[in-house]
RNA sequence: GGGCUCAUAGCUUAGCUAGGUAGAGCGUCGGACUCAUAAUCCGAUGGUCGCUGGUUCGAAUCCGGCUGGGCCCA
Numbered sequence: 001g002g003g004c005u006c007a008u009a010g011c012u013u014a015g016c017u018a019g020g021u022a023g024a025g026c027g028u029c030g031g032a033c034u035c036a037u038a039a040u041c042c043g044a045u046g047g048u049c050g051c052u053g054g055u056u057c058g059a060a061u062c063c064g065g066c067u068g069g070g071c072c073c074a
Stems, first nucleotide, its partner, number of pairs: 001073007010026004020057001027045006050066005
């Protein structure tokens, strides 16, 4: 230098193929239970979907550029 791939909640990640209300587990907070703690149960909390531009009535999803990580080739 070239090709491929990944980036979504504090952490691990689903959703992308085929555009239509952004989800789960863990965590955190509150409550129930217990003499108390753990476990369990109930509720709550938490997202510029890496950045930017484009297409579209509508973009996490499609397209271009950029940034960062990984793999391969040279």

The RNA shown here (transfer RNA) has 74 nucleotides and comes from Candidatus Methanomethylophilus sp. UBA78.
The sequence was found in a public genome assembly.
Model confidence (mean pLDDT): 84 of 100.
It matches the Rfam family "tRNA".